[in-house]
Context: one part of a larger RNA
Molecule: large-subunit ribosomal RNA, domain II
Organism: Candidatus Altarchaeales archaeon
RNA sequence: GGCAGGGAGUGUAUGUAUGUGGUGAGGCGUAAGCCGAAGGGAAACCAAAACUCCGCAACCCCCUUGUGGGGUGAGGGAGGUGGUGUCAGCCAUAAAUCACGUGCAUACUACCUGAAGCCAAAGCGAUCUAACCCUGGGCAAGGCGAAGUCCGCUGACAAGUGGAUGGAGGCCUGUUACCGAUGCUGAGCUCAACUCGUUCGGGUGACCUGGGGAUAGAGGUGAAAUGCUAAUCGCGCUUGGCAAUAGCAGGUUCCACUCGAAAUGGCCCGCAGGCCAGUCUAGCUGGAGACCGACUGUGGGGUAAAGCACUGAUUGGGUGGCCCGGAGAAGAGAUUCUUCACCAUCCUGUCAAACUCAGAACCCGCAGCCGUCAGAGAAGGCUGGAACCGGGGCGGGGGGGUAAGCCCCUCGUCCGAGAGGGAAACAGCCCUGAUUAUGGUUAAGGCCCCUAAAUACCGGCUGAGUGUAAAUAAAGGCGUCCCUGUUCUAAGACAGCGAGAAGGUUAGCUUAGAAGCAGCUAUCCUCUAAGGAGUGCGUAACAGCUCACUCGUUGAGGGCGGGGGCCCUGAAAAUGGACGGGACUAAGUCGGUUGCCGAUACCGUAAUGUAGAAGUCAAAGACUUUUAAUCACGUAGAGUGGUGUUUCACAGAAGUAGAAGCUUCUCCGUGAGGAGGGGUGGAUUCUGUGGGAAUAAGAAUCCUGCC
Numbered sequence: 001g002g003c004a005g006g007g008a009g010u011g012u013a014u015g016u017a018u019g020u021g022g023u024g025a026g027g028c029g030u031a032a033g034c035c036g037a038a039g040g041g042a043a044a045c046c047a048a049a050a051c052u053c054c055g056c057a058a059c060c061c062c063c064u065u066g067u068g069g070g071g072u073g074a075g076g077g078a079g080g081u082g083g084u085g086u087c088a089g090c091c092a093u094a095a096a097u098c099a100c101g102u103g104c105a106u107a108c109u110a111c112c113u114g115a116a117g118c119c120a121a122a123g124c125g126a127u128c129u130a131a132c133c134c135u136g137g138g139c140a141a142g143g144c145g146a147a148g149u150c151c152g153c154u155g156a157c158a159a160g161u162g163g164a165u166g167g168a169g170g171c172c173u174g175u176u177a178c179c180g181a182u183g184c185u186g187a188g189c190u191c192a193a194c195u196c197g198u199u200c201g202g203g204u205g206a207c208c209u210g211g212g213g214a215u216a217g218a219g220g221u222g223a224a225a226u227g228c229u230a231a232u233c234g235c236g237c238u239u240g241g242c243a244a245u246a247g248c249a250g251g252u253u254c255c256a257c258u259c260g261a262a263a264u265g266g267c268c269c270g271c272a273g274g275c276c277a278g279u280c281u282a283g284c285u286g287g288a289g290a291c292c293g294a295c296u297g298u299g300g301g302g303u304a305a306a307g308c309a310c311u312g313a314u315u316g317g318g319u320g321g322c323c324c325g326g327a328g329a330a331g332a333g334a335u336u337c338u339u340c341a342c343c344a345u346c347c348u349g350u351c352a353a354a355c356u357c358a359g360a361a362c363c364c365g366c367a368g369c370c371g372u373c374a375g376a377g378a379a380g381g382c383u384g385g386a387a388c389c390g391g392g393g394c395g396g397g398g399g400g401g402u403a404a405g406c407c408c409c410u411c412g413u414c415c416g417a418g419a420g421g422g423a424a425a426c427a428g429c430c431c432u433g434a435u436u437a438u439g440g441u442u443a444a445g446g447c448c449c450c451u452a453a454a455u456a457c458c459g460g461c462u463g464a465g466u467g468u469a470a471a472u473a474a475a476g477g478c479g480u481c482c483c484u485g486u487u488c489u490a491a492g493a494c495a496g497c498g499a500g501a502a503g504g505u506u507a508g509c510u511u512a513g514a515a516g517c518a519g520c521u522a523u524c525c526u527c528u529a530a531g532g533a534g535u536g537c538g539u540a541a542c543a544g545c546u547c548a549c550u551c552g553u554u555g556a557g558g559g560c561g562g563g564g565g566c567c568c569u570g571a572a573a574a575u576g577g578a579c580g581g582g583a584c585u586a587a588g589u590c591g592g593u594u595g596c597c598g599a600u601a602c603c604g605u606a607a608u609g610u611a612g613a614a615g616u617c618a619a620a621g622a623c624u625u626u627u628a629a630u631c632a633c634g635u636a637g638a639g640u641g642g643u644g645u646u647u648c649a650c651a652g653a654a655g656u657a658g659a660a661g662c663u664u665c666u667c668c669g670u671g672a673g674g675a676g677g678g679g680u681g682g683a684u685u686c687u688g689u690g691g692g693a694a695u696a697a698g699a700a701u702c703c704u705g706c707c
Stems, first nucleotide, its partner, number of pairs: 001707006011108013026035003039046002051079004058072005063066001081092004111251004118241002121239004130215001132213007139205001141173003144169001148165007178202003183198002186196002217233001219229003254642006264277005280385006289373003293370001295368007306356002311352003316347006325340006391415010420431003435607007445597003448582003454594001456593006467584002475569003479566010496553005502526003507521003532547001536545002608632002610628008643696001645693010661680008
């Protein structure tokens, strides 16, 4: 790992709701007694029926036979009355009780599995290790050379000094043995749950070590690290309390049908959890309205955009004011003048969530009319059962943040709990809400090939492989197309070519010089078709070239702006690379047209279920007919009906002429499942009606076994 077997909502008690059954103002129990038939009040204590109106179902009556009218009217509602209480209030016009089944709650192990832990509980441990006691064992070799002693010398002595001798030491070196464990933060799923390599420390001592002994768990031992006390130590291990507890984690076993959530608000030592409400479900009740949407009318509003009339901010300028502020000038000073600032006003240019002269879309209220749902029973009410309290994406509107696949609020929607088609792939985007089968038609999106359908049609644009379904800025482009304004032009424009471009004069000043062309001032006149007291180059200054301007030649559009379309530059990301790919000059892009393809959508046909209606019957049901355009996606969850296993009771069957089991084939049922044939097997099995469950396996790092 596979397979087989095992493996999780159980029992009792009490309460409550509901179903079925018995009896019923009583019910039950052997009984004491319990529940009920009366309540109110803290208590003392006091103590309820029959009334009126509306009106559903139902029944009856009437006609004009209708979607009609009327009457009675259980239950229901309202009022009245009554009981009690200081009062708010509560209660009364009668239904209970017992048994069984089921749902839920509480107490118990309480669906199963899982802690770390706790205990003055009872025991076991010092073969590891700590210190201690008794008794044994061990330490190559070398070095240093304490005291003491001897001899010499000095000395009165004491003593000093030199040389020997001597052999002390928690002395030194040391892979002696042995003990230890510093660095490599080396090797190492390992030889090893502490070892190996190398390096390193001690090595005559507070040394190392064999054997025996004693100290025990809130205790020991400890040259003290909360260290060690058998791989266990901030209180060992075993057993017990014990199925400890777990708001946490994992698991929790057959089918079908109906409906179908929430990830929110409030409170909580509350934030991984609860309780109440909201939302879901089932039953009962109730008896006619409920709901959003469109339109019209009528009120309300102050947002978006906009605006500057207010409140503020704010560009440039004009005018006026200015006792006070800054700077400057004149004056002996007083003071005056100029300017800046400031204030006011006018023109001009801009801003605002807490500005608005005005003001949408839109939203809200009311009314009308339509719409949707509702007698096949809505809204509302009562009761049983839940789940949920981690949400998320997108679109609109906001707050926070530089921003975020960011955080928070709000309206809607989808995912969650939603399949199918499209977007290459892709919970939340686009289309569309899947009962089953079958045929057709469309949606979004597509129609060159992969790949179903147009190598379709008409007219533009793009030349960048731009582009071919996410998306890219400011700033630029004699890229190209379109629109538009203005101006010149047949009295000839624009461009090109040919010619002229002169005289006064070298204008005056300045200057070394200044002659169109360093600079300053002025910028005239003449001849002319035209020609500046000069556009640029140039010279030291001249010269020279050139331009404006003019004529000729040529002969039809030219110049300058504004707006738009496509395109280009701007343009950078980490392995090689992506329009899904191939590829495409359309198979790109813009506008128009006609076809076709394409979903579980829509339509047709058939069927099933569910809900309802009617009828029949042997009536909690079955069958037949019928209605549904307006029923049938579904997680948590609520409700309903079934299948299978085992056992018991009763009844009935099968089986050696072959039961169960196993195996294979066929058939039936929406399904859990069921039936039959063949083979194998060799003795039990099935059906019906009921009762009882240790009742269904794929998962729990599940348990056991086998391979």